Model confidence (mean pLDDT): 82 of 100. A computed fold for a 120-nucleotide RNA, annotated as FMN riboswitch aptamer (RFN element). The sequence was found by an Rfam model in a public genome assembly. It matches the Rfam family "FMN riboswitch aptamer (RFN element)". Rfam describes the family as follows. The RFN element is a highly conserved domain that is found frequently in the 5'-untranslated regions of prokaryotic mRNAs that encode for flavin mononucleotide (FMN) biosynthesis and transport proteins.
RNA sequence: AGUCUGUUUCAGGGCGAGGUGCAAUUCCUCACCGGUGGUUACAGCCCACGACCGCAUUUUAUGCGCUGAUCUGGUGAAAUUCCAGAGCCGACGGUACAGUCCGGAUGAAAGAAACCAGCU
Numbered sequence: 001a002g003u004c005u006g007u008u009u010c011a012g013g014g015c016g017a018g019g020u021g022c023a024a025u026u027c028c029u030c031a032c033c034g035g036u037g038g039u040u041a042c043a044g045c046c047c048a049c050g051a052c053c054g055c056a057u058u059u060u061a062u063g064c065g066c067u068g069a070u071c072u073g074g075u076g077a078a079a080u081u082c083c084a085g086a087g088c089c090g091a092c093g094g095u096a097c098a099g100u101c102c103g104g105a106u107g108a109a110a111g112a113a114a115c116c117a118g119c120u
Stems, first nucleotide, its partner, number of pairs: 001120003006115005016030004031100002033090002035049004044088002053065005070086005092103003
C1' cells in the first nucleotide's frame, strides 16, 4: 500500500413578504432548498444507489417490484456538471389542498471516516 473481518462515530436542506378567507408556513403572486457514489471538468433534473411506498417470505431481515424532473447558447481537448439565459421536479399519514409545518423518526440507510485482527 492492497485485500478482507469486526467495532465505533458521522451521515438532508428549505416559507421571508403580500393577497383571499371563519380557517391556509397547504390556495394565489413573489421567496427559499437540493442525500450518496460515479462520470475526461464542479450535476436536484446524465448513470447508478439510498430513503419512502407495495407485495411475498419471514419476523424485522431477505427477495422482488415501484421509484420525480433540462433545454438553448458560450468557453474548452473534454462540461445535459462550469458561465449566461430560460425551464422543470420533489414519498406516506395529518391539517383548508404542504418539497419547506407536525408525525412515523432520539428510527432506518446509500455512503464517509477512524480504529482492531488476519492475509498478500